A computed fold for an 84-nucleotide RNA from a Bacillota bacterium, annotated as c-di-GMP-I riboswitch aptamer. Rfam family: c-di-GMP-I riboswitch aptamer. The family has 155 seed sequences and 5,092 matches in Rfam 15.1. Lineage of the source: Bacteria > Bacillati > Bacillota. The sequence was found by an Rfam model in a public genome assembly.
[in-house]
RNA sequence: UUUCACGUACGGCAAACCGGUGGAAACGCUGGGACGCAAAGCUACGGGUCUACGGGCAAUGCCUACGAUCGCCGGGCUGCUGGG
Numbered sequence: 001u002u003u004c005a006c007g008u009a010c011g012g013c014a015a016a017c018c019g020g021u022g023g024a025a026a027c028g029c030u031g032g033g034a035c036g037c038a039a040a041g042c043u044a045c046g047g048g049u050c051u052a053c054g055g056g057c058a059a060u061g062c063c064u065a066c067g068a069u070c071g072c073c074g075g076g077c078u079g080c081u082g083g084g
Stems, first nucleotide, its partner, number of pairs: 002084004012037002017032006035071001041077003045074003048069003054064004
């Protein structure tokens, strides 16, 4: 440097749900809590998906991202241990 992996060691992260909180919502933050994860570390670059305040329309509905999701997939960047 590259590749493989949880089999060892040290460990790491934290789903659902509940409390508080921000938001129109999706969802985020925070405390608790562990379903799981070898990148479940970072990044909204590409795709997918979710929401629709606002805007539009043929209007009790439908469309739309400048919003959101990295624990949906891929890309980019970075990292620990061990073997090759």
The prediction has a mean pLDDT of 85.